[in-house]
Context: one part of a larger RNA
RNA sequence: ACCGUGGGGGGCGUGCUUACACAUGCAGUCGAACGCUGAACCACGCUUUCGGGUGUGGGAUGAGUGGCGAACGGGUGAGUAACACGUGGGUAAUCUGCCCUGCACUCUGGGAUAAGCCUUGGAAACGGGGUCUAAUACCGGAUAUCACUCCAUUACGAGCACUCUAGGUGAGGUUGAAACUUCUGGCGGUACAGGAUGAACCCGCGGCCUAUCAGCUUGUUGGUGGGAUAGUGGCCUACCAAGGCGACGACGGGUAGCCGGCCUGAGAGGGUGAACGGACACACUAGAACUGAGACACGGCCCAGACUCCUACCGAGAGGCAGCAGUGGGGAAUAUGCCACAAUGGGCGCAAGCCUGAUGCAGCGACGCCGCGUGAAGGAUGACGGCCUUCGAGUUGUAAACCUCUUUCGCCAGGGACGAAGCGCAAGUGACGGUACCUGGAUAAGAAGCACCGGCUAACUACGUGCCAGCAGCCGCGGUAAUACGUAGGGUGCGAGCGUUGUCC
Numbered sequence: 001a002c003c004g005u006g007g008g009g010g011g012c013g014u015g016c017u018u019a020c021a022c023a024u025g026c027a028g029u030c031g032a033a034c035g036c037u038g039a040a041c042c043a044c045g046c047u048u049u050c051g052g053g054u055g056u057g058g059g060a061u062g063a064g065u066g067g068c069g070a071a072c073g074g075g076u077g078a079g080u081a082a083c084a085c086g087u088g089g090g091u092a093a094u095c096u097g098c099c100c101u102g103c104a105c106u107c108u109g110g111g112a113u114a115a116g117c118c119u120u121g122g123a124a125a126c127g128g129g130g131u132c133u134a135a136u137a138c139c140g141g142a143u144a145u146c147a148c149u150c151c152a153u154u155a156c157g158a159g160c161a162c163u164c165u166a167g168g169u170g171a172g173g174u175u176g177a178a179a180c181u182u183c184u185g186g187c188g189g190u191a192c193a194g195g196a197u198g199a200a201c202c203c204g205c206g207g208c209c210u211a212u213c214a215g216c217u218u219g220u221u222g223g224u225g226g227g228a229u230a231g232u233g234g235c236c237u238a239c240c241a242a243g244g245c246g247a248c249g250a251c252g253g254g255u256a257g258c259c260g261g262c263c264u265g266a267g268a269g270g271g272u273g274a275a276c277g278g279a280c281a282c283a284c285u286a287g288a289a290c291u292g293a294g295a296c297a298c299g300g301c302c303c304a305g306a307c308u309c310c311u312a313c314c315g316a317g318a319g320g321c322a323g324c325a326g327u328g329g330g331g332a333a334u335a336u337g338c339c340a341c342a343a344u345g346g347g348c349g350c351a352a353g354c355c356u357g358a359u360g361c362a363g364c365g366a367c368g369c370c371g372c373g374u375g376a377a378g379g380a381u382g383a384c385g386g387c388c389u390u391c392g393a394g395u396u397g398u399a400a401a402c403c404u405c406u407u408u409c410g411c412c413a414g415g416g417a418c419g420a421a422g423c424g425c426a427a428g429u430g431a432c433g434g435u436a437c438c439u440g441g442a443u444a445a446g447a448a449g450c451a452c453c454g455g456c457u458a459a460c461u462a463c464g465u466g467c468c469a470g471c472a473g474c475c476g477c478g479g480u481a482a483u484a485c486g487u488a489g490g491g492u493g494c495g496a497g498c499g500u501u502g503u504c505c
Base pairs, nucleotide, nucleotide: 001501003499004498005497008372010370011369012368013367014365015364016330020328021327022326024325025324026323028068029067030066033065034064036062041058042057043056044055045054046053047052075282076281077280085206086205087204088203089202090201091200094199095198099195100194101193102192104190105189106188107141108140109139110138116131117130118129119128120127121126147174148173149172151170152169153168154167157164158163180186181185208254209253210252215245216244217243220242221241222240223239224238225237226236227235258278259277260276261272262271263270264269284305285304287302307319308318309317336362339360340359344358345356346355347354348353375405376404378402385396386395387394409446411441412440413439414438415437419432422429423428449494450493451492452491453490454475455474456473460489461488462487463486464485470477471476
């Protein structure tokens, strides 16, 4: 974990086996980058026949350009026996958006385009053409002690070494910025250097089974030139050499995600990898790249495949729950289409704030662990009843009745949080929750079962049955006196559980 039976309440945890298919819902932000749109309303100006009209500015909203995020967080374990993971090192062979520190700048021009308008194709999805416009979108030019590249030179540095260049000096060439505003300021932008964080690569060692797998390998092993990359490298390519691995198990086959840990054990070990944490891999199946600081990208794009759906008539088009709920199917078996962003954290934003099925909480399930209750003290004519009996009695049994108390949990009523730090001019702002908790009230009142009793192994008699019915973990029991089957009384063990089965030590 399931199953059988029985079931009061609470706290903390925890809950698909088929990587099977999925209906439905839930999934950014910025107007302090930009041009439009312009509800209610407000302010100002002009006009007025005092009803109003009109213009400008502000303003909710809507789609669009642009920026950042979408590579985090969340899920799953299919693949993978591998530098995937663990551990210890290396990078003088590397990159790093946002953030921090230092330093220097932020000058001057240009042409488009979306939205909009006109038109047009299509059933739709989605487009085509013309025309207009903006920017922190895009593209030129200027500036350069710095950076990059090339050449020469150099050591105190690095390396096992031939040697190399993180540092220094000299010379040539190339390359960069964007504004907004409430203007002694706020938020940015650019170049360079350093830091922090994150990532990438390389190496030593370690952890499954199989020899009924013994030989394996041609980009294979090494070198040179070139290419690619942030970067080393057969990573790729041309040429050259013929190497490289293997009984210390190569190659092949099977199985499996790895670890911190978890279970067990005195330990050594053995088993395991649910939940929580770390790194990894995957996102219908297979492949490929684009954008970007970062992906070869779960809710992005393209191609192919299988499947599902839509279609106005067939031309075409849409989709991907191993996110949270939920549905069908499978199965012995696993939950709510809940509430909230109040807290913690994340994205965007100057902020207010918006978003957040992360998260916080609640619901369901004794699935697990823990603690609590189902009453306590007294009470012998040892009552009635039951069972047994040698018919005297014994036992159930202080158990009950009865008397005196108590009221946990539950029930009723009243009060009622902490979690709130922060944010906001202020008012105010808690999902959980009228919950926890406190106070008062009533009544022993609402709350006990399950397995076993031959030995192992704690606990015995009667009746029924008669090798039958049945029991059984092993030994075994049952054929007419069964402590072993069934029932009853009694007893033993556990107890909201108990017992069976499966699995590990």
Predicted 3D model of a 505-nucleotide part of an RNA (small-subunit ribosomal RNA, 5' domain) from Amycolatopsis bullii. The RNAcentral record of the full RNA draws on ENA and SILVA. NCBI's taxonomy places the organism under Bacteria, Bacillati, Actinomycetes, Pseudonocardiales, Amycolatopsis. Model confidence (mean pLDDT): 82 of 100. Rfam family: Bacterial small subunit ribosomal RNA.